[in-house]
Context: one part of a larger RNA
RNA sequence: GGGAUCCUCAAGGAACUCGGCAAAAAAGCGGCCGUAACUUCGGAAUAAGGCCUGCCUCUUGCAAAAGAGGCCGCAGCGAAAGUCUCCCUGGCGACUGUUUAUCAAAAACACAGCUCCCUGCUAAAUCGUAAGAUGAUGUAUAGGGGGUGACACCUGACCAAUGCCAGAAGGUUAAAUAAUGGCGGUGCGAUUAUAUCAAGCUGACUGUUAUAAGCCCUGGUGAAUGUCGGCCGUAACUAUAACGGUCCUAAGGUAGCGAAAUACCUUGUCGGGUAAGUUCCGACGCGCACGAAUGGUGUAACGACUGGGGAACUGUCUCGAGGAUUUGCUCG
Numbered sequence: 001g002g003g004a005u006c007c008u009c010a011a012g013g014a015a016c017u018c019g020g021c022a023a024a025a026a027a028g029c030g031g032c033c034g035u036a037a038c039u040u041c042g043g044a045a046u047a048a049g050g051c052c053u054g055c056c057u058c059u060u061g062c063a064a065a066a067g068a069g070g071c072c073g074c075a076g077c078g079a080a081a082g083u084c085u086c087c088c089u090g091g092c093g094a095c096u097g098u099u100u101a102u103c104a105a106a107a108a109c110a111c112a113g114c115u116c117c118c119u120g121c122u123a124a125a126u127c128g129u130a131a132g133a134u135g136a137u138g139u140a141u142a143g144g145g146g147g148u149g150a151c152a153c154c155u156g157a158c159c160a161a162u163g164c165c166a167g168a169a170g171g172u173u174a175a176a177u178a179a180u181g182g183c184g185g186u187g188c189g190a191u192u193a194u195a196u197c198a199a200g201c202u203g204a205c206u207g208u209u210a211u212a213a214g215c216c217c218u219g220g221u222g223a224a225u226g227u228c229g230g231c232c233g234u235a236a237c238u239a240u241a242a243c244g245g246u247c248c249u250a251a252g253g254u255a256g257c258g259a260a261a262u263a264c265c266u267u268g269u270c271g272g273g274u275a276a277g278u279u280c281c282g283a284c285g286c287g288c289a290c291g292a293a294u295g296g297u298g299u300a301a302c303g304a305c306u307g308g309g310g311a312a313c314u315g316u317c318u319c320g321a322g323g324a325u326u327u328g329c330u331c332g
Base pairs, nucleotide, nucleotide: 002327003326004325005324006323007322008321009320011318012317015316020313030052031051032050033049038043040150054071055070056069057068058067059066060065072076085311086310087309088308089307090306091305092303093302097109098108113148114147115146116145117144118143119142125134126133127132151298152297153296154295156228157227158226161225162224163221164220165219166218167217170216171215172214177210178209179208180207181206182205183203184202185201186200189197190196229247230246231245232244233243256290257287268284269283270282271281272280
C1' cells in the first nucleotide's frame, strides 16, 4: 500500500454527479404560541416558524398541573432503545389497494362512478361426449359481457367501408323429398316373324319444376371497428386574409388543449429564474404527426412515481489526511 465495516477533519459547501446517489444535518405524535396559497370546506396541517422542559422551597389545587422565589451545568424528554428534513413549482395517475416469487412497484392493473350490449327463467353466459353442474336455492334495483375510470365542465361531424340490428318485393342458391321429362334396361301384347311399335315396371344415369337461411338488396346504428381534405385569388404601405372561386369526399377535426410522456426542423421565438440554463416555468401556434369514454380539459387530497428550483446540511467534491476493527498478500 489493496478489500470490507465504521469514526473524525482546516477553509469552502453540490463546485461532485445522469441525478445531492451515498452520507450528513434537522426534527423527535411532550407543553405553550403560531400557521399561507389552494380547497371537493373534510382538509392542506404536527404546514411553516418561535419558545419552554432539571433540581429545591413556598402558594393554589382532590389530583394533574399552574404561579412565585432560589440553585447548578456548555448542555435538564442531560439520549440506552425508539423516533417525520422542510419549502416553492410542473407532469402522470383521483384516492386506500394490486403486480413481473428470483434484474421492472410504475404513469401499468384494479377501483367506486359513467356508459353500451345480451338475458323473461329449463335466462343469457360458462364447464362437460352426456347425465349434470355453476349462474342461483338468484329473477331485470338481477345476472353475464365490452369500454371508460373519483369529482367538475363537457363529449362535435361522418353510416361510404367493416361489424351488428331490423326488414322483406325481387335476384341468386344446397342436400333431401315430391312431381314430371330425356336416355338406358326389361317386355303384358301387336305384327309382314326380323325388325319395328308398344301398356306397364325399373335405373348408383341425366334434365325440369316446387321449397330455407345466407348473400345481393332496403333501412337503422358511433360511450360499434373506424374516419375527420386539396388548389388558387382577394383589404388604400407591407404583411395577413374575415371574403370569393374551384376540385374531391361518407364527412372534412367542433369545444378545449398545444414545441406537449405527442414538435422532425429545434437549443423554435418571447418572457421568468442563473454571473452563465439543450433541462424547468409562463406565453405564442403553419399541431412533421393533439383532440373529445382507444375519452378532451381542469382539479383539492394522496404517491418508496417523475421533471425543475430553494433552505438546511454535509468528505459528494476542491483534495486529500488521520484513526478503529477485520480480511487478503508478503515476511516471521